[in-house]
Context: one part of a larger RNA
Molecule: small-subunit ribosomal RNA, 3' major domain
Organism: uncultured Bacteroidota bacterium
Formats: sequence, C1' cells, structure tokens
RNA sequence: UGACGGGGGCCCGCACAAGCGGUGGAGCAUGUGGUUUAAUUCGAUGAUACGCGAGGAACCUUACCAGGGCUUAAAUGCAGAUUGCAUAAUUUGGAAACAGAUUAGUCUUCGGACAAUUUGCAAGGUGCUGCAUGGCUGUCGUCAGCUCGUGCCGUGAGGUGUUGGGUUAAGUCCCGCAACGAGCGCAACCCUUGUCAUUAGUUGCUACGAAAGGGCACUCUAAUGAGACUGCCGGUGACAAACCGGAGGAAGGUGGGGAUGACGUCAAGUCCUCAUGGCCCUUAUGGGUAGGGCUUCACACGUCAUACAAUGGUCGGUACAGAGGGCUGCCAACCCGCAAGGGGGAGCCAAUCCUUUAAAACCGAUCGUAGUCCGGAUUGAGGUCUGCAACUCGACCUCAUGAAGUCGGAAUCGCUAGUAAUCGCGGAUCAGCAUGUCGCGGUGAAUACGUUCCCGGGUCUUGUACA
Repeated sequence: UGACGGGGGCCCGCACAAGCGGUGGAGCAUGUGGUUUAAUUCGAUGAUACGCGAGGAACCUUACCAGGGCUUAAAUGCAGAUUGCAUAAUUUGGAAACAGAUUAGUCUUCGGACAAUUUGCAAGGUGCUGCAUGGCUGUCGUCAGCUCGUGCCGUGAGGUGUUGGGUUAAGUCCCGCAACGAGCGCAACCCUUGUCAUUAGUUGCUACGAAAGGGCACUCUAAUGAGACUGCCGGUGACAAACCGGAGGAAGGUGGGGAUGACGUCAAGUCCUCAUGGCCCUUAUGGGUAGGGCUUCACACGUCAUACAAUGGUCGGUACAGAGGGCUGCCAACCCGCAAGGGGGAGCCAAUCCUUUAAAACCGAUCGUAGUCCGGAUUGAGGUCUGCAACUCGACCUCAUGAAGUCGGAAUCGCUAGUAAUCGCGGAUCAGCAUGUCGCGGUGAAUACGUUCCCGGGUCUUGUACA
C1' cells in the first nucleotide's frame, strides 16, 4: 500500500422486511449429468454452464460411426513432360460415389495462343494448444470509482490531491484545506414515449348502410420547432450547495424507457464464426458418397409450458388492439370437407390488397364439488400437409381411450406501476416443424413501518503472525 476480520462508523441495492405470484410434489417439453452405444460429434460447469453456441439435427446441415470408393472438390501461379481445340453421346457394374468400355468431333500465319492430362512446389484439416495470441463476449457493475502533470511531505515503499463539514442517483455540487490543475468514467449531447404549434394531405381521416363527388377541422403519418431550467413563491440550511412544500403546467425535480459499460478482476469463455504463432496429418487427421447416429433410458438436476377447477369448464351471441410480414410470396370472395385441409382465382412489389374473426372481457344457458361436463398424458384406428423421402425421426386433424394430479417437505426464485399477475397477436430461423426466443398491444393489482438481521457493494477508520 492492499486484502481480510463472527472490529467499529456512515450509506446504497427487490438485500431483508411488507406484499403478490411462482419453483421444489404430478404428467409433458427442452437442456445437462450419468448410463447405454459401432457412434450416441464438439464446446459451455458456483454466482458468470444447464429452452446456452443451436435465430429451428428426417436427407442436407454434420463436425460422429460402420460400409463401399477417390487422390485433388475449390484458389494461385511457376517450372518440366505429354496430348490436342473445346466437347458431346451411348453403354456395363453399382445404393450412390466411383470404376470400366465404345463412338463422333479437331484453331493455326505451323512459331504458338489456348485448353486438357500429369509431375513437383502448393493446397486442404470443425486436428492440438483460449495457459502462445488478435478480435469478440460474460462478470463484479451503469457500481462511482480509476488515474496523471507540476508542487509539497517522507531516507524509502509511498502519501497529499481523492481526506474533512454538508449534499447528491453520482469523485454530483458547495465550503474548508499544501495543494493547484487535468484526463478516463458520472451527467448532458443520441433514439423512443408523453403535450402543443407550423408545414404537407394520399392509399389516411371526415356527414354515410355503401359508392360517386367534396373538404383537410379531427385521427394519423413525418419533417421542423416550442416546452422543464429547481426557472418562480414560501420554509429549512452556513449569506452556500442543496432539501421540503406550493403555484402554473400535458409533464417537476435524472418525467418514463432504451442505447451507452472507466482503470481493471476472474491465465473467466471462444483456435467449432473469423483471423493467427507453434506443433501434428499429407493415397489421409484431406475430399466425395449412400445408410445410421446427434432423437438411447434404470435414474439425478436445471429451465419452461399445462393442470389440479366454479374468480371455473362447455355451448350460443356480441365488442374493442398494437406492432410486424408478404413475388420461389401474402392469399380474398365463393364452393367442397365434421376438421386438418382441398378447389378456386380477385387484389397487392402494399397507410390501398392479404395475413386479420384478437383473446381474456361482456350477455345468456348448463354443470353443482365429484377424480367430475376438472385434467389432459398415453394408446388404437382413420386421415391432411410439407418434402426425392416422415420406419428409425415431422407437424396437424377426426373418432375412441381417459394416466398422474385435489395446490406440493426442507429449501428457494421473480417483481416497486401501466410494474407483477393474466390474455391473446406478430417476427426472425424456416420446404415442413416453437411450450423456446425476440417484439407487440388488451385487462390490470397488493405492499414498502423501516434498516436490527441475511446477501452483495461503496466509503472512512481500527487490528493483523497474510501478500
């Protein structure tokens, strides 16, 4: 100087407390461990691995396995050799890859261009090392810290500044001070949302049952501005910074949300994105092919979705979104089918057309506390769709079947407001496949006395046989 303390002081955080809803019990989905296997490819392992890389394993992907085969699939030229245009077609074996056979064709200024084959360099490697590395990322932590120049103090390591008194979300600001300044962080500048004005009105909006025809007030769209700054008033405070209350205002003290992650820590993660040093393979650890595997299953753990019901299930009627996507596409009306879906073909390169009936909600009926008209696993039969192909191994529909489960031990997680909880909708990936993920809106709570305690962090101080 740090680190540590079941030392002390001050402060903060869904850290506890106060509440709401979960996990842990059930069956299912998914990931992991283990087990099994010819192979179950590899990586990730407390927090910071485990619906993670993977934003989508039937083939492909694919890296793995057992077969049958190749020696160059792609890049780059240089040198040597051989052949001649380029190439096209047929055929045998084979699951394919591949191996073999046959036929046709031939630029020229005869130098060669160009092309093919071949040899050597060379390629290729998801082979090893993330403890050789770059780049990117997680975490402490969006925590308020981390430093420097000059000066001063100390023999020196170092200290001071950065400590102290207040204050703040903040090393934020004020005052004081052997310090005076500065940098990276904080904040602001950026995007979005909330109010208004101006400009612009088609595909939007507007009297409507609808259209034509008007209009641009409203909604909305998208550009430019205004607006919030402790600016004003009162109180507290040290005449400061600031805090408390109030006015006006759409909004009040960082208005809400996002992006943004200091010096560094964990030899953290990644050589399987990419790049790259070194090592290793070179008729194979390279390249191609068809099949299998990554989908096993006594079990253990994590994360989800569904339930155990009456604030509910089922049936009928009726209402209201936002944000996206669409030409190898979205697919209307209408017809067929109980349905998945099929036919059909209009419109739309989209504020125009389609996806698109949002669902919870509301109104009415029924069920009457039952393993039930709860719950839907599992299994049987029959189908639909995608796709060369659904056996291993897809999704969906119909009929039948109707398991566990009556709210979950010890323990443990999330959340402070348009949040939790609950309800549906869309996108990426994608031929097909979503309970995952990323977004969107609808309905919409309870509680916070407080900081004694648990966990983590900041700061000052103290002790130390630790570095």